[in-house]
RNA sequence: UAAUUGAAUCGUCUUGUCGCUAUUAAUAGAGGAAAGUCCGAACACCAUAGUACAACACAGUGGCUAACAGCCAUCGGCCGAAAGGUUAGGAAAAGUGCAACAGAAAGAAUGUACAGGUAAUGCUGUAGUGAAAUCAGGUAAACUCUGUGUGGUGAAAUGCCAUGUAAACCAGCUUUUGAGAAUUGUACGUUCAAUGUUGGAGGGUAGGCAGCUAGAAUAUAUGAGCAAUCAUAUAUCAAGAUAAAUGACAAGAACUCUUAAUGAGUACAGAAUUCGGCUUAUAGAUUCACUUAAAAG
Numbered sequence: 001u002a003a004u005u006g007a008a009u010c011g012u013c014u015u016g017u018c019g020c021u022a023u024u025a026a027u028a029g030a031g032g033a034a035a036g037u038c039c040g041a042a043c044a045c046c047a048u049a050g051u052a053c054a055a056c057a058c059a060g061u062g063g064c065u066a067a068c069a070g071c072c073a074u075c076g077g078c079c080g081a082a083a084g085g086u087u088a089g090g091a092a093a094a095g096u097g098c099a100a101c102a103g104a105a106a107g108a109a110u111g112u113a114c115a116g117g118u119a120a121u122g123c124u125g126u127a128g129u130g131a132a133a134u135c136a137g138g139u140a141a142a143c144u145c146u147g148u149g150u151g152g153u154g155a156a157a158u159g160c161c162a163u164g165u166a167a168a169c170c171a172g173c174u175u176u177u178g179a180g181a182a183u184u185g186u187a188c189g190u191u192c193a194a195u196g197u198u199g200g201a202g203g204g205u206a207g208g209c210a211g212c213u214a215g216a217a218u219a220u221a222u223g224a225g226c227a228a229u230c231a232u233a234u235a236u237c238a239a240g241a242u243a244a245a246u247g248a249c250a251a252g253a254a255c256u257c258u259u260a261a262u263g264a265g266u267a268c269a270g271a272a273u274u275c276g277g278c279u280u281a282u283a284g285a286u287u288c289a290c291u292u293a294a295a296a297g
Base pairs, nucleotide, nucleotide: 001293002292003291005289006288007287008286009285010284012253013252014251015250016249017248018247020029021028022027031268035279036278038277039276040275041274042273043154044153045152046151050188051187052186053185055150056149057148058147059146060074061073062072063071064070075089076087077086078085079084090145091144095143096142097139098138112127113126114125115124116123158210159209160208161207169200170199171198172197173196180192181191182190183189217236218235219234220233221232222231223230224229254266255265256264257263
């Protein structure tokens, strides 16, 4: 200098004018993915209870975490010259299935060519085709088997207040010998339950408050650990809207592209209970470490 590999940060800034939301004021106001709704949980309700089967998920070993199908380490397989990347990693004698073409024939199947041998028989061997030619081997991200595990719904959850109507009409079942409701699905069991309960038709309401942001929180330092992470100490408090605010205009700066001058552009994209992950999208800029090649000293 060039080509890679791994990781991290930024992804616009300043001034002026006007405007919006929260809040007494001061002050603050959309992300690394807020997206997808794919996993896991906190929280709320069912709810007081399970057992069996079904269904679904995971799969080398060890650890982290509130938990996970996540993360870290390590062994094995595969890719790469290497740094590194990736993971589809239990079982093929419990059973079923699948393998184009080629080849004589693809599994209780088959006998092409040559050679050997037999009373006889593809009985034995070689060649040929093919990924695979011994009743064989391969394949389970094919069905399945083994082991381990798993309640449901979802902030439009849920709770409270106000207003208003029709505890009226029809039908079925039942009244403690339990109708019916709840418990992912089914069965058993359990619990609640009586002017009851299920269904039909019909009437009224659609307002307000809470949930709503102090957390499995963030930052720095020290210690333990290969690491993921954990512990201790100090400091900080960084949107809570409700049909949806977090902005508009002007001037300049920075960066990128192009040109004689000029000019153009600045990515992906926007909170709605919160958090931990995974996946996807992303103009460009900066930094650190490693691998290989060439040259110079």